[in-house]
RNA sequence: UACGCAUCCAGAGGGGUGGAGGGAACUGGCCCUACGAAACCCCGGCAACCACUCGCCUAGCGAGAACGGUGCCAAUUCCAACAGGCCCUAGAUAAAUGCCUGGGAGAUGUGGA
Repeated sequence: UACGCAUCCAGAGGGGUGGAGGGAACUGGCCCUACGAAACCCCGGCAACCACUCGCCUAGCGAGAACGGUGCCAAUUCCAACAGGCCCUAGAUAAAUGCCUGGGAGAUGUGGA
């Protein structure tokens, strides 16, 4: 770097340095931020993917613990955007809003390349 698999509506603080941006990219919104953004450091925390322990109906599933390897600590991956469907509505058709499903992209873990 690409690919395979799994998950993504829950959860989680304070200090220091820094000094204007940030919320993945593009687009449209909306939000955070000088009552201090990004980034870096210290302490703390959340969670349970790998590893660990136990059990079972053992391609795996469930439970436990949280020392180790990651990750994370504003808002659903902040919302939408691509496709399909449903509801409403005047006889029908179409559309908007709302809702549902899927895809794509992204993030994290893990596996073999």

The RNA shown here (SAM riboswitch aptamer (S box leader)) has 113 nucleotides and comes from a Solirubrobacterales bacterium. Lineage of the source: Bacteria > Bacillati > Actinomycetota > Thermoleophilia > Solirubrobacterales.